[in-house]
RNA sequence: CAAAAAGAUAGAGGUUGCGUUUUCCAUCAGUACCUUUUCGGAUAUGACAGGCAUAGAAGAAGGAAAGGGAAAGGGGCUGACGCCGAAAGAGAUUGUUUCCUGUGAGUGGUUUCUUGGGCAUACCGUGAAGAACGAUAUGACUGUCACCGGUUACCCGGUGGGGCGCUAUCCGGAGA
Numbered sequence: 001c002a003a004a005a006a007g008a009u010a011g012a013g014g015u016u017g018c019g020u021u022u023u024c025c026a027u028c029a030g031u032a033c034c035u036u037u038u039c040g041g042a043u044a045u046g047a048c049a050g051g052c053a054u055a056g057a058a059g060a061a062g063g064a065a066a067g068g069g070a071a072a073g074g075g076g077c078u079g080a081c082g083c084c085g086a087a088a089g090a091g092a093u094u095g096u097u098u099c100c101u102g103u104g105a106g107u108g109g110u111u112u113c114u115u116g117g118g119c120a121u122a123c124c125g126u127g128a129a130g131a132a133c134g135a136u137a138u139g140a141c142u143g144u145c146a147c148c149g150g151u152u153a154c155c156c157g158g159u160g161g162g163g164c165g166c167u168a169u170c171c172g173g174a175g176a
Base pairs, nucleotide, nucleotide: 001175007170008169009168010167011166014084017083018082019081020080021079024076025075033068034067035066036065037064038063039062043055044054045053046052047103048102049101050100051099087115088114089113090112091111092110093109094108095107096106097105098104116142117141119139120138121137122136124134125133126132144161145160146159147158148157149156150155
């Protein structure tokens, strides 16, 4: 002077990067639900089954009319916060919610695996939904690295890979 591995620090992809959250707005919806009148005439509700509970001939379910009339989840704008495996999904396990048990559904922790990112299309699932989200597949775009080719350089093209990646600095010290 300085190779490599390991380690530490700081960054980049986009201002449609990711996630959380507040206010407001639209939708949900003239729906659910409540009251009255009338028809009806024995069941109905709590996700499903069993149980249990509640309501019901002082009239259940369901239909019609009139009056009143939501909310949650999901979404959009703005602001704030945390970040760059940000985060998302699947499996296993465990806690918790649902009247009890089981199944299911929601939600949190740990762990294994997959995915660079957003967008569009198709199909499936969730959903009130032609919104949105998730999974899979395809397509171009974008960022990065490797190899090859072109170019004085900047950069361009092609093929391929993935975030336990990539860039910069420090450390490190095979070797000269």

A computed fold for a 176-nucleotide RNA from Anaerosacchariphilus hominis, annotated as Lysine riboswitch aptamer. It matches the Rfam family "Lysine riboswitch aptamer". From the family's description: Riboswitches are metabolite binding domains within certain messenger RNAs that serve as precision sensors for their corresponding targets. RNAcentral holds the sequence, with entries from Rfam.